[in-house]
Context: one part of a larger RNA
This record gives sequence, C1' cells and structure tokens, in this order.
RNA sequence: AACGCUGGCGGCGUGCCUAACACAUGCAAGUCGAACGCGAAAGUCCCCUUCGGGGGAUGAGUAGAGUGGCGUCCGGGUGAGUAACGCGUGGGUGAUCUACCUUCUGGUGGGGAAUAACUCGCCGAAAGGCGUGCUAAUACCGCAUAACGUCCUGGGUCGUACCAGGAGCAAAGCAGGGGAUCGCAAGGCCUUGCGCCGGAAGAGGAGCCCGCGUCCGAUUAGCUAGUUGGUGAGGUAAUGGCCCACCAAGGCUACGAUCGGUAGCUGGUCUGAGAGGACGGCCAGCCACACUGGCACUGAAAUACGGGCCAGACUCCUACGGGAGGCAGCAGUGGGGAAUUUUGGGCAAUGGGCGCAAGCCUGACCCAGCAACGCCGCGCGAGCGAUGAAGUCCCUCGGGAUGUAAAGCUCGCAAGUCAGGGACGAAUAGGUCCGCCCGAACACGGCGGAUGAUGACGGUACCUGACGUAAGCCCCGGCUAACUACGUGCCAGCAGCCGCGGUAAUACGUAGGGGGCAAGCGUUGUUC
Repeated sequence: AACGCUGGCGGCGUGCCUAACACAUGCAAGUCGAACGCGAAAGUCCCCUUCGGGGGAUGAGUAGAGUGGCGUCCGGGUGAGUAACGCGUGGGUGAUCUACCUUCUGGUGGGGAAUAACUCGCCGAAAGGCGUGCUAAUACCGCAUAACGUCCUGGGUCGUACCAGGAGCAAAGCAGGGGAUCGCAAGGCCUUGCGCCGGAAGAGGAGCCCGCGUCCGAUUAGCUAGUUGGUGAGGUAAUGGCCCACCAAGGCUACGAUCGGUAGCUGGUCUGAGAGGACGGCCAGCCACACUGGCACUGAAAUACGGGCCAGACUCCUACGGGAGGCAGCAGUGGGGAAUUUUGGGCAAUGGGCGCAAGCCUGACCCAGCAACGCCGCGCGAGCGAUGAAGUCCCUCGGGAUGUAAAGCUCGCAAGUCAGGGACGAAUAGGUCCGCCCGAACACGGCGGAUGAUGACGGUACCUGACGUAAGCCCCGGCUAACUACGUGCCAGCAGCCGCGGUAAUACGUAGGGGGCAAGCGUUGUUC
C1' cells in the first nucleotide's frame, strides 16, 4: 500500500505503483502606447428633419486588431526509450559559444526603398487565401566613420601570444523638463533618464573531450566496410568518420566484444552491530520524452509539451471540394485496476515574464477541500464507593466470577455549537512629502529621512464565557501473553509451522471469563 471490521480531534506530510490508454469542458504565457501607424460602438448632450433619419461634440486616442521588441528554450509534467560519456566522480577545452545582468572603454553621422493594419475588388461552406491602392517605426537596406575586435600578408613564437602593413565590417531612437539664444509654432538647442552599436573583462549558463565507477545471461564466442587510421575538402560556436573524395588495412574481444534480457542515473531511502542486501515514491541535481516516425526554420540558446512542415494511426467538422485536433500542465471524464483526491480560493507572500513605472500575466507557488494513507500529539474522565445490587457465566449447589466494575456522591473536560474579543505572516518595496547630490532648473534621476496603502487563507489560529460529546479490533493447543461451559461428532469447520475435529474438543461454532494493541486492530502483498 490494498482488503475486512471499527472510527473522536488536531498538527505536519503523502495521495494512478496499472493503460507513455483515449480524452468533453475551463484555465495553465504573456507583456510593452515611454518603438510605430491606424482606430470603433453603445450611451449622453446639441443642431437639422420630408419624422424614415442625418450631422456635430463627448464617450476616446478608450476598446480593438495590426507592425515592432522582449518573453514563450524558464517554470510545470512523465519515465516510454536508454547498459550509454546517459549518470556519478575527477580532470581537459592551446578545440568553444553565451540574450538578459555587472564593471570598464569608444561611438550613436547622413540617406533610401518597402509593407501589415486600412481601402477597394475577388475566391471559399469553413479553415483560410489572392489581387489593387495608401502609410509608420527602435521593422528593412545602402552610404559614411573603425580599433585593444575580424580576416589576409610579413616578422615572431612550440603556438592562434606579440609586432608591422593592408582589407573589410556598426548603430535607433523614445520619454520628462527648460533659463539664455534661433523659430509664428512644432521644434532646433540644452539637460536628465531609458535605450541602440563596436570592443575588453566578470558572473551565471551551455556545448564538446578524457580517466575511473555503473544490472543479469557463455544454454550469446566471435563482432566490424564509414568499419580502424591517414591526406584533402566540407560542415559546426567548436574537436572529431561528424559528412564526403582518395589512400592504407585496419579496429574490438575470455580483464567477456557481439547478441539477448532488464533498467532512467544520482544525492539518498529501507534494513542491518557492521560488512552487506534491497529500493530510487515525495524533495533536490542530471538525462530523456511530449499522439507515433522523420525534418528543418526562427533564435544567444530548440531540432522546440500548450511553434512549423511531411508521413502514419485515431477523433471531430464538412456544402464532399476540403479542413481541425494532440492533458506524460492544473482540475476533471471514460477505461484499466486490489487501489490513489476538488472541473475550489488567491496572486496577500516567495519566485518568474513584460514594462521607466503604475501595473498586467503566472493551475509555478501560497492556501483551502477530500482520504486514519503515514508519522506525531491529545482525548474518551478523576476521586470516593459493598464481605460485593441486578443480570449473565461457572459450580462439588456450600459457593465462585464479572467486580469498585455499575448505581450513588464529589470534582472536572478535547471537539463542536452559540456569544464576545482576535492575530503573526507586511513592508526594508511602490506611492506621497522633506533634505542633499547631478543639473541653468521647483523637472528627471541617485542617496538619506519622514509618512503610510496592501491578507487568498479568515472572523481561521488563539483568548474568554455558556452548553457537555467519543472504543474498537485481534487473539487465548505449543511456538506465544491469555480457560472454562455448551453445541458439533473426521461432519461443519480451523490452520503461519507442528497439527486440531471419528461423543466429555482449553485447537471447530457460540457464550462467560481472560490476554494484547488501541482510533485503530487484524489479514494479504513487498523488502531487509
């Protein structure tokens, strides 16, 4: 763990081990208007009206879709595959990459052509698509500038370090504020902040390589042609037969190759005096997978669970032409099974994405619900109470046992209900105000101080008062703690082993009594 009987409470955990079987429905990844161009409607008000309606303002530069940026490669799930550099451990990278973040350094000049949204037309049942015309950008493309970066040549070195020369390569703006000056204004300009481009370093992350370790079978003994090595070329961020051409004929294996079976690995967990054995659920690290198989695109990173393409199986829609889908995310359904929960609340906290911020999103997470599934704690009362009620059982019929047990008296109480009070988790952050620094500035930003909003859980925990609730299960032949009566008669049955039962059964069934454990007790299964 499941099953049987039973069941009061709380805290903390845990909860599909089987079909990586199939999935209805909802939610699980968005965000930015301080990158950009568009841009409604209802309602309300006003005007006109042929009373049908029309126009304007507001709603509102809001809702909304679109271009663009960052994220969607994290987080979450599962264990199918994998006996492998997959994992563990220790090294290497003079063979490498790294978005965001931190530090340092230099730059941010000047142009161009499009396109979506939108308009118009068209095809289609739909999914969706085609054409035409217009437009913006931190989208796209040239030009300029260019080094401690890149490439080439020469020197130099073990070398890709270093030195010299040459070639070619970049960018984007947006927002707040404003004294002088220019400008009618917008703005130029200045300044502050956030960005953008090149370079160096760091941090964190990742790729690759190597030594050692890592289950069973020899009733698997030989295996191998890109196979082993070389040269060259390609490819990659990068080494390499990774890929290819040519050349050589090698490479592995009884220290178990190859083949077959089984299996994600580890920190650890269980057991044990230890050595060892078994296991790898929760949590944490790594790996692999995302309907099945294959493929690439984008990107700093994927060959991408909720992206794309092709094929396949399955399900669904269809106007039969064609389309749509992928819960091993959180709940939930069917199925399988001995067996495993709510289609709950909240972003208050922690953490993540985007954003200057306010904030938005977050089934991560935090909580609540269900389940004695586990561990731990607590309770179901305590004291007094008879030569000992009644009932029941036994009996040698005298009595004995249940048994201080009950009744009775005194005292007192978890949970729950009601009433009153009532949290911690939350403030160091954001906002507002003040001072200092930067600044021409009361702006913006930085630092310090003051102020003070925000709780899903929850009116919960907890405190006070009133009322006053709760024991079962297994066993009693020996092992093994606990015995009598009746019933039954090798029957019915028991049983872990030995074994009980055929007419006096402490072993079957029932009762009384007793023993053990206790909100559990037994049984079955698994491991040591």